[in-house]
Context: one part of a larger RNA
RNA sequence: AGCCAAAAAUGAAUGCCUUGGGUGAAAAAGCUGAAGAAGGACGCGAUUGGCUGCGAUAAGCCUCGGUAAGGUGCCAGUAACCGUUAUAGCCGGGGAUCUCCGAAUGGGGGAACCUAUUCUGUAUUACAGAAUGUCCGAAAUGGAUAGCAAGCAUGGGAAGUGAAAUAUCUCAGUACCAUGAAGAAAAUAAAUCGUAAGAGAUUCCCUUAGUAGUGACGAUCGAACGGGGAAGAGUCCAAACUAUAUGAGUGUCAAGGUCCUGACCGUUGCUCAUAUGGGGUUGAGGGGCAAUAGCGAAGCAGUUAGGGAUGCUUCCUAGAGUUACAAAAUUACAUCAUAACAGAACAGUGUGAAAAAGCUGACCAUAGAGGGUUAUAGUCCCUUAAGUGAAAUGGUGUAGUCUCUAGUUAUUGUACCCAAGUAAUGUCAAACACGUGAAAUUUGGCAUGAAUCUGGGCAGACCACUGUCUAAGACUAAAUACUUUUUCACACCGAUAGCGAAUAGUACCGCGAGGGAAAGGUGAAAAGAACCCUGGAAAGGGAGUGAAAUAGAUUCUGAAAUUUUUGGCUCACAAGGGAGUGGGAGCUUCUUUAUGGAGUGACCGCGUACCUAUUGACGAAUGGGUCAGCGAGUUAUUGGUAGUAGCAAGGUUAAGGUACUCUGUACUGGAGCCGUAGGGAAACCGAGUCUGAAUAGGGCGAUAAGUUGCUAUCAAUAGACCCGAAACGAUAUGAGCUACGCAUGGGCAGGAUGAGCCUCGAUGAAAGUCGGGGGGAGGUCCGAACGGUUUGGAGCUGCAAGUCCUUCCGAUGACCUGUGCGUAGGAGUGAAAAGCUCAUCGAAUAUCGUGAUAGCUGGUUCUCCUCGAAACAACUUUAGGGUUGGCCUGUAAUUAUGAUCUUAGAGAGGUAGAGCUCUUAUAGGGCUAGGGGUGUCGAGAGACAUUACCAAACCCUGUUAAACUUCGAAUGCUCUAAGGAAAAUUAUGGAGUUAGACUGCGAGAUUGAAGUUCCGUAGUCAAAAGGGUAACAGCCCAGAUUUCUGAAUAAGGUCCCCAAGAGAUAGCUAAGUGUAAAAAGAUGUGUUUCUGCAUUGACAUCCAGGAGGUUUGCUUAGAAGCAGCAAUCCUUUAAAGAAAGCGUAACAGCUCACUGGACUAGCGGAGAUGCGCUGAAGAUGUAACGGGGCUUAAGCUAUCCACCGAAUUCGAAGAUCUCUUGUGUAAACAAGAGGUGGUAGAGGAGUGUUCUUUUAGGGGUGAAGCUAGUGUGUGAACACUGGUGGACUAAAAAGAAGUAAAAAUGCUGACAUAAGUAACGACUAUUGGCGAAAAUCCAGUAUACCUAAAGCCUAAGGAUUCCUACGCAAUGUUCAUCAACGUAGGGUUAGUCGAGACCUAAGAUGAAGCCGAAAGGCGCAGUCGAUGGAUGACUGGUUAAUAUUCCAGUACUUGAUAAAAGAGUGAAGUGGUAACACAUUGGGAUUUGUGCGAGCUCAUUAAGGAUUUGAGUUUAAGACAUAAAGCGAUUUCGAUUUAUCGAAAGUGUGCUGUAGGAAAAUCCGCAGUAUAUUCAAGUUGAGUGUCGAAUAAGAGGUUCAGCAAUGGAUCGAUUCGCAUCGUUCUGGUGUCAAGAAAACCCACUAGCGUUAAUUUUUUAUCAACUCGUACCGAGAUCAGACACAUGUAGGCACGUUGAGAAUACGAAGGUAAUC
Repeated sequence: AGCCAAAAAUGAAUGCCUUGGGUGAAAAAGCUGAAGAAGGACGCGAUUGGCUGCGAUAAGCCUCGGUAAGGUGCCAGUAACCGUUAUAGCCGGGGAUCUCCGAAUGGGGGAACCUAUUCUGUAUUACAGAAUGUCCGAAAUGGAUAGCAAGCAUGGGAAGUGAAAUAUCUCAGUACCAUGAAGAAAAUAAAUCGUAAGAGAUUCCCUUAGUAGUGACGAUCGAACGGGGAAGAGUCCAAACUAUAUGAGUGUCAAGGUCCUGACCGUUGCUCAUAUGGGGUUGAGGGGCAAUAGCGAAGCAGUUAGGGAUGCUUCCUAGAGUUACAAAAUUACAUCAUAACAGAACAGUGUGAAAAAGCUGACCAUAGAGGGUUAUAGUCCCUUAAGUGAAAUGGUGUAGUCUCUAGUUAUUGUACCCAAGUAAUGUCAAACACGUGAAAUUUGGCAUGAAUCUGGGCAGACCACUGUCUAAGACUAAAUACUUUUUCACACCGAUAGCGAAUAGUACCGCGAGGGAAAGGUGAAAAGAACCCUGGAAAGGGAGUGAAAUAGAUUCUGAAAUUUUUGGCUCACAAGGGAGUGGGAGCUUCUUUAUGGAGUGACCGCGUACCUAUUGACGAAUGGGUCAGCGAGUUAUUGGUAGUAGCAAGGUUAAGGUACUCUGUACUGGAGCCGUAGGGAAACCGAGUCUGAAUAGGGCGAUAAGUUGCUAUCAAUAGACCCGAAACGAUAUGAGCUACGCAUGGGCAGGAUGAGCCUCGAUGAAAGUCGGGGGGAGGUCCGAACGGUUUGGAGCUGCAAGUCCUUCCGAUGACCUGUGCGUAGGAGUGAAAAGCUCAUCGAAUAUCGUGAUAGCUGGUUCUCCUCGAAACAACUUUAGGGUUGGCCUGUAAUUAUGAUCUUAGAGAGGUAGAGCUCUUAUAGGGCUAGGGGUGUCGAGAGACAUUACCAAACCCUGUUAAACUUCGAAUGCUCUAAGGAAAAUUAUGGAGUUAGACUGCGAGAUUGAAGUUCCGUAGUCAAAAGGGUAACAGCCCAGAUUUCUGAAUAAGGUCCCCAAGAGAUAGCUAAGUGUAAAAAGAUGUGUUUCUGCAUUGACAUCCAGGAGGUUUGCUUAGAAGCAGCAAUCCUUUAAAGAAAGCGUAACAGCUCACUGGACUAGCGGAGAUGCGCUGAAGAUGUAACGGGGCUUAAGCUAUCCACCGAAUUCGAAGAUCUCUUGUGUAAACAAGAGGUGGUAGAGGAGUGUUCUUUUAGGGGUGAAGCUAGUGUGUGAACACUGGUGGACUAAAAAGAAGUAAAAAUGCUGACAUAAGUAACGACUAUUGGCGAAAAUCCAGUAUACCUAAAGCCUAAGGAUUCCUACGCAAUGUUCAUCAACGUAGGGUUAGUCGAGACCUAAGAUGAAGCCGAAAGGCGCAGUCGAUGGAUGACUGGUUAAUAUUCCAGUACUUGAUAAAAGAGUGAAGUGGUAACACAUUGGGAUUUGUGCGAGCUCAUUAAGGAUUUGAGUUUAAGACAUAAAGCGAUUUCGAUUUAUCGAAAGUGUGCUGUAGGAAAAUCCGCAGUAUAUUCAAGUUGAGUGUCGAAUAAGAGGUUCAGCAAUGGAUCGAUUCGCAUCGUUCUGGUGUCAAGAAAACCCACUAGCGUUAAUUUUUUAUCAACUCGUACCGAGAUCAGACACAUGUAGGCACGUUGAGAAUACGAAGGUAAUC
């Protein structure tokens, strides 16, 4: 280290449970609000953090009922109280109180805050109460405002998507936005529908019907009439006419009337308008008016001569009513709701901790629903059934009172009325199912524009006829939609489920809109562990409780991953590796001791995970760290097919209704649907009909079974198997980051350069030039702060989601920066990079449409059985997708006259091959036209001759072809016959496949390359395992139903690895060839053919010769066989080249050819062929037989025999499927025959999970779950036994589904790995103390670090972090006694500081007003709004923690009152002032601060002195006095005597005038005039002196108390000069970009006022509100997720060095940064 066992830890699954959810049924309810809502903030308790309740009367107050012995709500105690027979408490009805915000309403505002005016009252410096918003309206004691989930109406109105693209279309009038109303809303009483019949408002359901239609006639969209139901309800006005009132007009020539023809009467007339009443309200048209006729009663009034008519009242008759049609109440009764009352019946026994379970025996039941009680209860408790009950409030019903209406109809006539910018028309749109269409109908914009019943609309263009209705006014319940509450229920969930939520819109995230969790269980009862021991504690060990403590506090059960401990076996000489499987020794162990079981496993054989995607995966292609839980073909509707059930020429109900035990069942309901007859375009006819002239022919029909449920499967429509985009659109939220702009503030050490201009000098005729001085310009220079980010490096799981170091750029400007504002999503902003718009930008963010769509990728969960593909054709905006066909499968029918195969026969054909006749190509030769060359002749033309040239045709020989054929197979194809065998065809349901790969053969393409590509053909793989090929999808052999053991074989093998022959015979090879390769090469060797030489002696070897002419000639310096050229003879010989080589300068020399001798029998040459050799060089290591190794073989060739060898075949025994036969009623059984590899896929049969019903069961003597083992089944799985566990739960037969996981970079949780690894975010040491414990805390000492900070103050922001005590679990990157941590207590004091009660800027808001579908957008006045203006306090002391706040002292401001002395006062109006740039430069004052020098005090210091060194040497506001300097008091010109004069302009003052200042003005402005232009007055003003103020402070010392810290008392110098940073006051000059507003304040008048009511000054007394105030604040308290190397406005600014705020080192002060 591995395996196993046991025991633990961690962890939370599983099981059981349910407080919480989900869905529905029935009933009820459906608005709240200025009488202040909804919703909140803050408070209220003895103690109070959260919840609940409540509101300063604050877990409550009053009253009426009910109940009541116990109460003071819950988490959750303790203390202190209340009550017990009805004033405790609790429940219900009614009432009171009800802070602040919020419509929010006195004004304002950053919601829960700030701040007014008026009136009233009282106990009057104060308190209490009330009123004061806006709009409508004449007004009121009136109404409105705001909230509200869904449903409703109206105004606006998308896109993703579908159409496989896309534009009309669709999605869809959907989502969303806006407005409005009610409990419902809307609609509603025919200018309707229909068709020749009629119906009779609206709404909703079923049907008609997916019909008629609509439609790029695509995708889609899609009625109505009619029928069946629910519910039912009808009415009122305008007008004509009339009465009254008011107003206007008319005016004697009006209207009208009278008499009568030109006169009179005529303010009770007429006309018009408005208001009110009557009248009137419809389509066989109605009404008005006029006339005629008729029509209840009584009384009263007034009128009249009288009557009638009129008005009023009563009665009667008829009727209605509080929701329409007119409108307000009330009583009684009944009933319901909001508290309640009462309510039957059981005991024993043993087990057990406990009885309700078991057993025994009883009882009640109008109650056996449910829940609880120590396990399962009709009879224990709460309840339940049937009954009873309300002071008060409310609802409903009935009746009455009451209220109201009507009691005028007919006939005739008349032609008065019957809804006007309307109907209609034109045009453009919209809605209607209907997309402009032939388009009626309805609605709107623009234009035009009628009629009044003899009128008008409609009937789907239009016209006619006919019919029908009566527009342009209004109201109207129910049936319908949705939600909440109560009660009840569930084949709904049971803690990863069910709502997001067992309570939470919480924690947390985000600037914001918005997003959004996790988390249940002790036990019957806390009986929650007294006491003892150890320990600082936490905790542990005992003891005790309990049935149980391994039920001990996140505690039931307690799985797995993961982590340990103990024990058994195994592993360190082995060479192994998807970790198993088959065999198997040894060791250990158990018992029922056996041929046994369990654990381990030396050694041997074989053996490359899973999934997905693929032609093909161990793959180095995808996916998974592991485990547990969750996680994907569902549901609805409509169809197709099959099965099954009912009924059947019929079948069936839908909505609705009725009953009941009411999510349902039964009955009813026949509307409707399908079928029963077809044909035709139709009329129409009909077992036929259509076509047709036809009686013909032909087409389609006629022989008949359907229909309704249920089940399975498939399709369509819906998200449609699950997860997954980038996008598109709608509405909101963001400018706290950043971009730009606006307003108002702030910042920039120091040094350098030296423009214009001025001046002086020189020079020149001049223009000018040169030089000196002054001066101080600049998108000027160098360089800090500040801003930026050029280079390099680091960092890159960082210090940091942009930093650090170094270097660099700008640094008076187009600069940087604070605060407050403005601009936004197809929009902003942009010195422009498509930059920036909150870590997001070629279109932000959030939510919604939305489950967008995805021809794409991934994933898709139990078993067994049967069959089993395709990677092809056609078409395709098609090529990785589809449709149809092909191939698969299920079912049914048909075929036995037969698919395939074999044999035989008969056919068509032009391939392979062959051939060369044709066509094409082609070698040699011959023959021979022709051509070329040459020669001869010729003046030339040309002729002739010749030829190593070319060459047609022809002849001979030899060849060639996919697009040649005078030939021509095999195979294949077609037909026929026979045989045997078992399939085929048709119809129909369901598919999948349309990426293929290699090998052999036949072709094409390619450079005649490819593991290439494209066809054909066959096979295999795909989807196929087994044997062989070392290993190796596609090759060879062979197709695995299961088990078993043998046998026989295939391919291939038989020396060992390794099963079988070191087999036999005959050869070959010598190369380890075998066990890689070519051209080419070679006396390798075997066989064979041809040929030559050879006993007259070959070949080889040895011995000998190899000569002479001659050094051949030429050439040459030489050339003698052998540089070269030419020639290459002759002689002697057995033979010997004018020489085949070596060699020399040239010779020489040595060989060879050739000859002889010796030797002796074969020796050469050429060709063919078998096996070999060379050619043959690569990178880690032999490494090119699989290894060892092999040589007459273990290589190769040939032949033979034997053996081995597979999941093949045979044998034995089963399983299952199909067929046949037999038996049997059937289920089934038996026999026989055949089959059973399998991906996509089709079909069949089963297992398990949760819940339901029924039946009979099990369970504290122990259910489920978990865990170990044993057994059964082909398998999914099931059963049993032990342990744990402590309350439920299996089976059978059916039923219903959230029904099965290993994978989806799946989701959630837990636990690993890396790993005890990286890191711990910028330097101390030591002594002592405290303490259980100290590197880290405290104190001391030493050291180091910061100095324009790492110090001090302060704004923003934070919000108690401040101080003290106690504490150390967690937090702190370690520790901790410490803390910015926990707990408790304490702490912030203002007339003067800041903000408000003052002002205004940008901007915001906004009465009036303007604009806009709505929402809303602008906007004068006004109101808000600081970053600015205005505005009064200083010093010292004091606390653990505050101080300009407290205290002491000394001041100031405003107001009130009083007194004194004066004075008209005085706006919200007018004027002045307030009131303003930048750069540069001067003068004055002062000395906070610092340095130097002197003096003084103290220390150093010791007994004393001197020197040195060090420390100290301080002091406000304010009052009074005084004061530098500025302004006052200017500039210019001229003249001259150079310090005066004159003039002009300006300015000051006085006076006068005045048309401007929105009215007025004595003020301002303007004009004029006088005077001055001067010493001054006056004014502004830092400062100084005195007082304040010595009783303050004070270095240091002395002394007392105390352990110390510390506290008290006391002594004590306190003076002067110089310099300077800085501060402050006040001027000058220059420049162009020309540098807020308002209030306070001053003046003026309008107004008020004629007397102090107002006001000024002085003094005295009194008063002075709200909020902030702690602490951090360049940081451990802010923004950055952190105790983060980052960022963050302003003020203070020490010493030495230095120009300096640079740099370096230091003081005060701070720090040493948490391993």